[in-house]
Context: one part of a larger RNA
Order: sequence, then C1' cells, then structure tokens
RNA sequence: CUGGGCGUAAAGGGAACGUAGGUGGCUCUUAAAGUCAGGUGUGAAAAUAACGAAGCUUAACAGGUUAAUGCGCUUGAAACUAAAGGGCUUGAGGGCAAUAGAGGGAGAUGGAAUUACCUGUGUAGGGGUGAAAUCCGCAGAUAUAGGUAAGAAGGCCGGUGGGGAAGCCGAUCUCCUGGGUUGACUCUGACACUGAGGUUCGAAAGCUAGGGGAGCAAACCGGAUUAGAUACCCGGGUAGUCCUAGCCGUAAACGAUGCUCACUGGGUGUGGGUCGAAAAGAUCUGUACUGAAGCUAACGCGAUAAGUGAGCCGCCUGGGGAGUACGUCCGCAAGGAUGAAACUC
Repeated sequence: CUGGGCGUAAAGGGAACGUAGGUGGCUCUUAAAGUCAGGUGUGAAAAUAACGAAGCUUAACAGGUUAAUGCGCUUGAAACUAAAGGGCUUGAGGGCAAUAGAGGGAGAUGGAAUUACCUGUGUAGGGGUGAAAUCCGCAGAUAUAGGUAAGAAGGCCGGUGGGGAAGCCGAUCUCCUGGGUUGACUCUGACACUGAGGUUCGAAAGCUAGGGGAGCAAACCGGAUUAGAUACCCGGGUAGUCCUAGCCGUAAACGAUGCUCACUGGGUGUGGGUCGAAAAGAUCUGUACUGAAGCUAACGCGAUAAGUGAGCCGCCUGGGGAGUACGUCCGCAAGGAUGAAACUC
C1' cells in the first nucleotide's frame, strides 16, 4: 500500500454556508461513450508462465507445444451508467392558514440587593476565624430609619422545560429580524445529498483605542497557619470582569459519537401541533427514561443506534522525542495553523 478502524483503546474537522468534485427518484424515446458478445490485427523477438517428456547418465540447461490480462479496427446487442429529448410526483422547494420559543439585533422602563455619600435615632464595639490577628470604630462605627448616586446581575416562575448550526441564549415592554412545527389543499417539477479548497460564525482568557468601574478579583501588600508556606483561611487590592469599535480563533469547543437518506419489537413520562367530546385513543414533530432483536473487548448503545444498509467528507496506523524543530502562512503581540527527523523503549 492493501486492509481494518474512529463513544471510552490511536482516530469525527468547534460549527455552518457553499465552489470544484463524488453520488443521485419514477417513466418513455433516440443514438451507442462506458458496458457486453462475435470476428480480426497487434501483443508475438527473446526471457518469464503452463504442459509434455523425445536430448546432454539425472538435474540444472537446452529444445518443443500452448497460453498471455492489454491495446487497435470492425460487426452487432441495448438491460444498466453516462448523453440528448419528452413526461411524472413520492425527494426537495414555494403559496395559504395556524402556532410554540431565554433564537439574533436595537431602544426604553422597573424592582430587590450591594457599595459610597448625606441626615436622624443610638453607644461601644464591629468584623473575621478552627482559634486568632491584620482591618474598621468615641473625628461616633456596627445596628436601625429616611434620602441621594453608581455600576453590575436578573430572585420566585424554572422544569432530564424551551430555542439556536455550533459557540451559546433567562427581568419587563416596543421595534427590526432568522429559523422551526402543524393542517388541508394547491403550485414548481429532481431544482437533491455531501462537500477538497474557500468564506462566515465561534466560550473564557488575552490584545489595541476610547469610555465605565458597584460588587468580585489574577498580580501585589498585609494577618494567620507551618519546620518552611512564594499556598489553602482572613483583611485589603490593581489589571480584568461591563459598554463601543477592532483584533485573537483557541477549549474536556463533549453526546469525548461528522452530515444526509432508508429500514428494524415494545413500554413509561414530558414540550409544541392536528383529529376526537373537555375523555380514551390515533397521528406528526421534539426531548428524556426503560428495554426485544441486533451490535460491542467490556462498559454500554438500542427508531435521538454504537442495529441493518447507501452516499459524501474529515481523521487514525506503537510509546516517548512532540504538537517540539525547521520552513511557510496568519497575528499588534500573546501566539495560532501546517508539521517532521535523529535518538530511544
């Protein structure tokens, strides 16, 4: 390489859109590129291969006979694939009518809490811990009542509840906007699936510029603990956390499970629809649990498959060296992407 694999042993790209490519529903006709059959040429010089055994005492060797995937030309076949033309509706999409939702963006508004400040009441403590201390407090703290201001986060509802491609999304209202589900008809007529490159999105941290800064809090400073304590505990505290614009492009980006389609026993919940009478039940679409067959090394998976098949993409091929070096590309930087070898077990 072939092959065999990718939930946990090495291995699913973080996610989507989409180019080339690969693959592709039912049916009719045409021609005949692939395909198949016949003929013919070449292969075909030798060696090699198969067969026979007559030659060198045998064998090797030499000799004989046969075969040779392939390629070309030609004559045909027309099921399949491709091509051209026509038709169809079940795949896909549109229209119509309903409908659920923390889906996205912008703006406005409100309440609880926290902190700071002001005022009143009030007096000696408060705070913190395993115990303490640093710390705050007679310049009046803590507590309590009223007021003012600020920023951040959204209690209850809240739920193996919902939405989104993923990252993720949770106060209320308004505007703009994407997708989904259901229903009876109707329209287009294969318009489909996947997707190397490519493009876009992408938690947190980090970076640039300008704002903002209540609480929390890397670094840092104290107090403890300890043999030490560059920690765990306590008191402080700056970046940051928040907003706007722009970078970064990574995560145990996880269901550690790529996307799409078809098929394959049941049972129990639950979200959204339809039929039904508000029921039982049926049905479509999500989401959970249990489990037959089957699968699996086992664990487990089991119509939301890790079952049975099909299409396309990505990836793996012993451990370490190493996601390192070098080169290249990207980035302001941090770094990211691609990605070895020597050597060693």